[in-house]
């Protein structure tokens, strides 16, 4: 000098915990900031922050209140809420598989 790899932020799915459902979150959209293979530097990609449009799946059991009936109690209609369960959400974390930086220097094998 040549050819090869290895390593990022992150993504998609799996698990497992969670939040939410009398909507947060996600997801767009402007603005303004950060981080980001070993070093530096970067954005079309990822996080924060503000403001803004949009926009969902929701249900069962018991408790517990009001209301009616009644001797009372059951039962019946209605609900603030509370736990338990099954959904549901372009949900949060984390762990694993797979996938994975374009540029400049470097790292490791071969020749």
């Nucleotide at each position: 000098g040549g050819c090869a790899g290895a390593g990022u932020a992150g993504g998609u799915g799996u698990c497992a915990u969670g939040c939410g459902u009398c909507a947060a979150g996600u997801g767009c959209u402007a603005a303004g900031g950060g981080a980001u293979g070993g070093g530096a530097a970067g954005u079309u990609g990822c996080c924060c922050u503000u403001a803004g449009a949009c926009g969902a799946a929701a249900g069962g059991c018991a408790c517990c209140c009001u209301u009616u009936u009644u001797u009372a109690a059951a039962g019946a209609a209605g609900g603030a809420g509370u736990g338990c369960c099954u959904g549901c959400g372009a949900u949060a974390u984390g762990u694993c598989c797979c996938c994975g930086c374009a540029u400049c220097c470097g790292c490791u094998g071969c020749c």

The RNA shown here (THF (Tetrahydrofolate) riboswitch aptamer) has 111 nucleotides and comes from a Bacillota bacterium. The sequence was found by an Rfam model in a public genome assembly. Its mean pLDDT, the model's own confidence on a scale to 100, is 82.